[in-house]
RNA sequence: UGAGUAAACCGGAUGGUCGCGGGCGCGCACGCGCCUGAGGAAAGUCCGAGCUCCGCAGGGCAGGGUGCUGGAUAACGUCCAGUGGAGGCGACUCCAAGGAUAGUGCCACAGAAACAGACCGCCCAGCACUCUAGUGCCGGGCAAGGGUGGAAAGGUGAGGUAAGAGCUCACCAGCGGUUAGGCGACUAACCGGCUCGGUAAACCCCACCUGGAGCAAGACCGAAUAGGGGGACAAAAGGGGUGGCCCGCCCUGUCCCCGGGUAAGGUCGCUGGAGGCGCCAGGCAACUGGCGUCCAAGAUAGAUGACCAUCCAAGACAGAACUCGGCUUACAGGUUUGCUCAAAAG
RNA sequence: GGGCCAUUAGCUCAGGCGGUAGAGCACCUGACUUUUAAUCAGGGUGUCCGGAGUUCGAGUCUCCGAUGGCCCA
Numbered sequence: 001u002g003a004g005u006a007a008a009c010c011g012g013a014u015g016g017u018c019g020c021g022g023g024c025g026c027g028c029a030c031g032c033g034c035c036u037g038a039g040g041a042a043a044g045u046c047c048g049a050g051c052u053c054c055g056c057a058g059g060g061c062a063g064g065g066u067g068c069u070g071g072a073u074a075a076c077g078u079c080c081a082g083u084g085g086a087g088g089c090g091a092c093u094c095c096a097a098g099g100a101u102a103g104u105g106c107c108a109c110a111g112a113a114a115c116a117g118a119c120c121g122c123c124c125a126g127c128a129c130u131c132u133a134g135u136g137c138c139g140g141g142c143a144a145g146g147g148u149g150g151a152a153a154g155g156u157g158a159g160g161u162a163a164g165a166g167c168u169c170a171c172c173a174g175c176g177g178u179u180a181g182g183c184g185a186c187u188a189a190c191c192g193g194c195u196c197g198g199u200a201a202a203c204c205c206c207a208c209c210u211g212g213a214g215c216a217a218g219a220c221c222g223a224a225u226a227g228g229g230g231g232a233c234a235a236a237a238g239g240g241g242u243g244g245c246c247c248g249c250c251c252u253g254u255c256c257c258c259g260g261g262u263a264a265g266g267u268c269g270c271u272g273g274a275g276g277c278g279c280c281a282g283g284c285a286a287c288u289g290g291c292g293u294c295c296a297a298g299a300u301a302g303a304u305g306a307c308c309a310u311c312c313a314a315g316a317c318a319g320a321a322c323u324c325g326g327c328u329u330a331c332a333g334g335u336u337u338g339c340u341c342a343a344a345a346g
Numbered sequence: 347g348g349g350c351c352a353u354u355a356g357c358u359c360a361g362g363c364g365g366u367a368g369a370g371c372a373c374c375u376g377a378c379u380u381u382u383a384a385u386c387a388g389g390g391u392g393u394c395c396g397g398a399g400u401u402c403g404a405g406u407c408u409c410c411g412a413u414g415g416c417c418c419a
Base pairs, nucleotide, nucleotide: 001342002341003340004339005338006337007336008335009334010333012311013310014309015308016307017306018305020037021036022035023034024033025032026031039317043328044327046326047325048324049323050322051214052213053212054211058247059246060245061244063210064209065208066207067206068082069081070080071079072078083097084095085094086093087092098205099204103203104202105199106198107197119146120145121142122141123140124139126137127136128135129134154172155171156170157169158168159167173195175192176191177190178189179188180187181186218268219267220266221265228258229257230256231255232254233253238252239251240250241249275294276293277292278291279290280289281288282287312315347418348417349416350415351414352413353412356371357370358369359368365402373389374388375387376386377385395411396410397409398408399407
């Protein structure tokens, strides 16, 4: 210098005028003054919590979710550190990564055979023919080679054999055992019999977790749900709360039709919280503890905007509606730092 | 704000536990007819909403998005 990789951050700035939401103060009202007013994703609603209601959130079944190990956390499907595998020269990145020896299912077409096989083929014996090279029939042995397929019965090489074969041997892959290391996933060495198709983001098995609904939850105030007529069913069962089912618990006659009356919202929940920033300590880290400091939107038809001037690199994705912790998705352009590779120069 | 559902041919819809995607109407070509309609014969015209993943193989299974629709005071 070029190429790359990982992480963090910014994502218009300043001033003026007018306007809008919230709070405080002044003011009889009109109004006036001061302060404050979107994001890293406020988004998707994909997970996990707080909070609220369903009497308690109880038992069982079903259903759902997660799935290498250890830790972090209020909790998680998130994060950190490792293990194994895959990619890259490397920095580094990615992985829904338990079980196929519990059982069942499926593996289209092709192929003899897709959990157990013999189509072509190789070899031996017998008979027949015969040009003595072989051909045909029959009986047996084999799985090396060909062929099909995404996948074919461990792979390569040597020995061995009538031909062959883990039949034997060496190395490699896999399985099991012992020893050593590690909390563990696992790794290393040695030994053994040689060897078992794939699929669980198919059913299923194993381990762990899981009650349902959601701020339009819900609470309070105001108003109202009143009262009436007719019909049907029931006599301790039925119905409802209870939104998968059963048990348990609680409440209560139930259902249909006719007809009548009223409607209007307000307050709370509503933002000070598993909160932000700085320093110190523990820890590889995620994170935790202590001290100090700060307060930063809260509407309910829904505010956060418009115009002008100057500057630059010419401004992307996008707008809070109960609140947090994550994940995912969208994002013009720009800044900083660590590391890797290549080339050149010293 | 919150909770759900759907997307397959031009239109309306099927598609069992993954194995070359179908039906009706419409459309195209030919026949019949002077011509049209009707009728008859033939034809599938498709990136299964998009992108990744699992699998030998995805309309189907899983994840992430897009569009449209429904319900809750």
Two RNAs folded together computationally: RNase P RNA and transfer RNA, 419 nucleotides in total. Model confidence (mean pLDDT): 75 of 100. Rfam match: Bacterial RNase P class A. About the family: Ribonuclease P (RNase P) is a ubiquitous endoribonuclease, found in archaea, bacteria and eukarya as well as chloroplasts and mitochondria. Its family is annotated with tRNA processing, ribonuclease P activity and dimeric ribonuclease P complex in the Gene Ontology.